Model confidence (mean pLDDT): 83 of 100. A computed fold for an 85-nucleotide RNA from Cytobacillus citreus, annotated as c-di-GMP-I riboswitch aptamer. Of the family's consensus pairs, 95% are formed in the model. It was read from a public genome assembly, where an Rfam model found it. The source organism's lineage runs through Bacteria, Bacillati, Bacilli, Bacillaceae and Cytobacillus.
[in-house]
RNA sequence: UAGUAGAAAAGGCAAAUUCAUUGAAAAAUGAAGACGCAAAGCUAUAGGGGCUAAAGUUGAUUGACAAUGCCAGCCAGUUACCGAA
Numbered sequence: 001u002a003g004u005a006g007a008a009a010a011g012g013c014a015a016a017u018u019c020a021u022u023g024a025a026a027a028a029u030g031a032a033g034a035c036g037c038a039a040a041g042c043u044a045u046a047g048g049g050g051c052u053a054a055a056g057u058u059g060a061u062u063g064a065c066a067a068u069g070c071c072a073g074c075c076a077g078u079u080a081c082c083g084a085a
Stems, first nucleotide, its partner, number of pairs: 006082001012037002017032006035073001041078003047075002049071003056065003
C1' cells in the first nucleotide's frame, strides 16, 4: 500500500404504522416515526428470484395466461467512510 475482517470514533440510512398526493394495482414521493442495517449507497433488458394485471389474449358467469409496470430492506453485480485485533 492492497485485500479480508469489523473494535472505537465521526456520522449515515430509515421498517412497520399514520397523514397527504400519484397510480388500475403492485408500489412510489413528501412529512411524522424508528424495526433494524457495515453498504439498508447505486444498478431492474447484465443475471436469478418475487409482486401486481389496467389495456390485451383466452374462457364463460367466480377465472387462466401475461410486463413493456413494480420490488435492490431477497440473492446478486458494482462503488465506497474509518483505521483496532